A computed fold for a 502-nucleotide part of an RNA from an uncultured bacterium, annotated as small-subunit ribosomal RNA, 5' domain. Model confidence (mean pLDDT): 86 of 100. The RNAcentral record of the full RNA draws on ENA. Rfam family: Bacterial small subunit ribosomal RNA. Rfam links the family to the GO terms structural constituent of ribosome and ribosome.
[in-house]
Context: one part of a larger RNA
Formats: sequence, structure tokens, C1' cells
RNA sequence: GGAUGAACGCUAGCGACAGGCCUAACACAUGCAAGUCGAGGGGUAACAGGGGCUUCGGCCCGCUGACGACCGGCGCACGGGUGAGUAACGCGUAUGCAACCUGCCUGUAACAGCGGGAUAGCUCCCUGAAAGGGGAAUUAACACCGCAUAAGACCACGCUCUCGCAUGGGGACGGGGUAAAAUAUUUAUAGGUUACAGAUGGGCAUGCGUGACAUUAGUUAGUUGGUGAGGUAACGGCUCACCAAGACUGCGAUGUCUAGGGGUUCUGAGAGGAAGGUCCCCCACACUGGAACUGAGACACGGUCCAGACUCCUACGGGAGGCAGCAGUGGGGAAUAUUGCACAAUGGGGGAAACCCUGAUGCAGCAACGCCGCGUGAGUGAUGACGGCCUUCGGGUUGUAAAGCUCUGUCUUCAGGGACGAUAAUGACGGUACCUGAGGAGGAAGCCACGGCUAACUACGUGCCAGCAGCCGCGGUAAUACGUAGGUGGCGAGCGUUGUCC
Repeated sequence: GGAUGAACGCUAGCGACAGGCCUAACACAUGCAAGUCGAGGGGUAACAGGGGCUUCGGCCCGCUGACGACCGGCGCACGGGUGAGUAACGCGUAUGCAACCUGCCUGUAACAGCGGGAUAGCUCCCUGAAAGGGGAAUUAACACCGCAUAAGACCACGCUCUCGCAUGGGGACGGGGUAAAAUAUUUAUAGGUUACAGAUGGGCAUGCGUGACAUUAGUUAGUUGGUGAGGUAACGGCUCACCAAGACUGCGAUGUCUAGGGGUUCUGAGAGGAAGGUCCCCCACACUGGAACUGAGACACGGUCCAGACUCCUACGGGAGGCAGCAGUGGGGAAUAUUGCACAAUGGGGGAAACCCUGAUGCAGCAACGCCGCGUGAGUGAUGACGGCCUUCGGGUUGUAAAGCUCUGUCUUCAGGGACGAUAAUGACGGUACCUGAGGAGGAAGCCACGGCUAACUACGUGCCAGCAGCCGCGGUAAUACGUAGGUGGCGAGCGUUGUCC
């Protein structure tokens, strides 16, 4: 000098854009953050309409719009947060899978025949303080099950062709065995099953790269390899039985400490050094530890179970909870915002659609936290006014600075109009941006420094005191170095200090 997620002191007019718990992965009151489908189903708790009865109090009817709870489907594995752990195939890069999976989507081919038994809900009963639990009876489905059908799917066999990259891969033919489906309505659609292919997303393996310490030198028994089996979507000590005794290590094993990685960011002429906040990609985690279930996909932030710590409720028997989602609270801290508006746009989930949901997102609010832009007036004005300061008392300086005169209207204030973003409709932002008119210089400048480094000097006060200070050093009676004033220099809605990096 540059940089900063900054903080502190003094000061502060406006706008656009960007960023805003770096500390306690500390604890959390409250609200919201994942639902949707009645065109899957039995139905009808609430609301509205309609109909019926009525003693005018009301009662009845799912008939209709709709729809709480329930069964069922899809979603909840995305989106959002955090960086605790992890020195690792975690990440980056380059390959491989002849060792793999892939819901929704796209294409192609074929198909959907016949039956069955239940169970929520509802009703009744019991039980519990509650959370909830138990029993009886009964009912439906695109829920569940059986039979049929079966190609180029799967399984094993026979025969045969072909290819390669080691295990091997691909194909034709033959007969055998196994496995499927679901319907709905407003009749136009939406779905269902099987197979192949694609796309997308994932899984696994490998080469190379990716911190510190040797004041860590030896480490390892599922350990290293084999055979067989199990398991997985799949390879594999992934797991197990048996067999062998191996495997890693001075090219740093093992141990300890530290740390999410990258694209990138800062600095630097570069080489390099430092950093990994915001945005994007990957990984890991979801009170702590463990486990599986469901599912195409999780070993699942707002799911389940177990254990633990903590908090809350309790009738003391037992229960409930998890903000590292968005706001917000306490605490910690030098320090970091609103318990806002809207689904109008973009995107996501569900739905045939209308539409519903969406603290993703779009916006607004707060704070000069940063960067950029604009303004705080312009011209003229000497007898160089007054005042201040200095003075050799002559004057000098502040200084064209002010006043005065002539103007302007950026920003501002008031009034009127008023968007783009949306395409027929639909705009949170927003009566915002912007435009027009009017008023009036009116409302808008500070901070730091002035001994040298380093641009900028005098007076007074103080008297090794009070104080200054980045380094050298100033101050003990003439201090350009302390304090104040005048003047000057620098930057300017900022200025200075501190921390950190180059």
C1' cells in the first nucleotide's frame, strides 16, 4: 500500500447493488416452515344450499356444493440449515464396472380373463388423570390374496454360432419350470401390468494430488491371502467356517494435534503466500449414542424403536419434547437484523383440472457493514469590512472567504399523473420507480494530522508534572513533539484506531 462477514471512537444528507452470530453443534416460550388427491374407497363431523315434518322450540333426509377424521395413492430421501465429526477414495482430477440399481419422464411391443377373505372408519361395551389402550359386531376400495394367460423377462438344462479385456460377454434354436394387472368419472381422458431401450439420478473400484509433529518407530488376529458358504442392487473379510502366515512401514506406517474439500477469494510483476464468509458443486450431521422398518431411493432435521442427559405435564400409576428451517427469546460475546408482506413472478409437491400447500423464493423492515453514484450550491463581489489570530505596532493573515447583487433547482418539500415486471385474467413490492408542476439557498460536513520518517507552524498554558508515542523519541521555564487557540495539510459522508492476511 491492498484486503476485510469486522469491531471501537467522533461524525452523518440521499439512492442503487451486495452482504449481516466469525463466539455456545449452548438452552429454547410462541407462531409458521409438507402436504395433496372425493376423477381410488366406505362415508358425513362442521359449513352452505335443497327437500320433508313441526306443538314454531326445533327435528329428519348425503339429495347437492363440499368435506373433519379414517382406509388407499403420490410426496414427505427434494427444497432449507449447520460445519460438530472426518487427514478419508472425504474432496479434486482422470479412468473403469464383462461387478450394479434407478420412482416420476420419453419411445417401442404386448396385455388387463375369473374369483376370494379381511380390516380401518361407523355403532356398542370396558379401561386410563392424560397420552392412549382393549373387546364385540359390521362394511368398502386403484388396499390385500388366489387361479388363469406368458414373449425376446427370470431359473436350470440340451445344442450351436460369435466376440473379447483375465474371470468371461453377446446371440439363435429346443423343450421344462416360475412370476402380472385396476379401475375411475361429467366419455374425454387419466391411470394399471410385463418386457426392452433411452434419459436422469445414484452405487462401487482404481491411478495421481490433497495439513503439522520423529521431542510419535515400529503397527496389525478378520489382521494379509486362499477355498467354500452366507449376504448385497452389485464386487469385496462385507460376514462366517476352515487353511496358510502373512500385510503396512524411514518414498514416514502407527500415534497425537489441527481441519469439512473444491470452484474460487485476497495479495503479489510473477513465482509464491494466505483464506475457504456470501454464490455454485461434493461430503458429513440433525439433543447424545445405537438400531432397523417403510420405500425406487433413508438407516430418514420437522418418521419409528431402545438407551442416556436435560426440560415440561401428572390423579405419582405414567406420559410429552428436540429451531445446526424462518422469525423470535435467554445466554455467551468487541460484535451480527423483523415474532413483517405475498404466493404476483421463478421453481417445487399433489391433482385430469379448478386449485391447494410452499419462512424455497420474490419483496419490504433494521444497522454507513461494504462498494459505487449524487448532493450540501453557481457566478459576481476589495474600501481587502467586522470579528479572530499573529505582530518588529508599520502591518500580516483568515480572504472572494463573508455581506451585497444576479442566478439555478440535482437532492429535498408539497401537489398531480403513474408503470415495466403479465400472456386474456391475476402485482406482495407499491401509489414504489419514473414523469410533470410549484416553493425556496432554503433542510444537508465532518474526521484525522501538522519534530523526522510524512504533506502541513505560530501563540499561549504547563514545567521530567500533566501528558504524547507506530519507530526514533518529546516534556526538568522561551516545547513547531503535551493541552488549547488561530492557521495549514490530507481524506471526505465519512475519518481515525484496533484485530487479521499478503